[in-house]
This is a predicted structure of a 91-nucleotide RNA (SAM riboswitch aptamer (S box leader)) from Arthrobacter sp. MYb227.
RNA sequence: ACCCCAUCCCGAGCGGCCGAGAGAUCUGGCUCUUUGACGCCGCAGCAACCACCUCAUUCGAGGCCGGUGCUACCGCCAGGACCGAUGGAGA
Numbered sequence: 001a002c003c004c005c006a007u008c009c010c011g012a013g014c015g016g017c018c019g020a021g022a023g024a025u026c027u028g029g030c031u032c033u034u035u036g037a038c039g040c041c042g043c044a045g046c047a048a049c050c051a052c053c054u055c056a057u058u059c060g061a062g063g064c065c066g067g068u069g070c071u072a073c074c075g076c077c078a079g080g081a082c083c084g085a086u087g088g089a090g091a
Base pairs, nucleotide, nucleotide: 002090004088005087006086007085008084013043014042015041016040017039021032022031023030025080026079027078028077029076044071045070046069049067050066052063053062054061055060075083
């Protein structure tokens, strides 16, 4: 890279570096951004997909130091395309 399943209107920000675009793609809007966005790193936090623990042992409920993920706007919105992201299982 491929296939399958689930989720994508809840939640959670500070510091350092960088320096011009960014919010996946097309069109149209809207928004963020030199008062430094986006991105990277560190720390903190959120959440509970997997793992683990407790209770119940059918469903489930709670916790969470681990593996991921996430921390502007509903995947920013509408339409198009029927794509993308994350997790888990398989090979």
Model confidence (mean pLDDT): 84 of 100. It was read from a public genome assembly, where an Rfam model found it.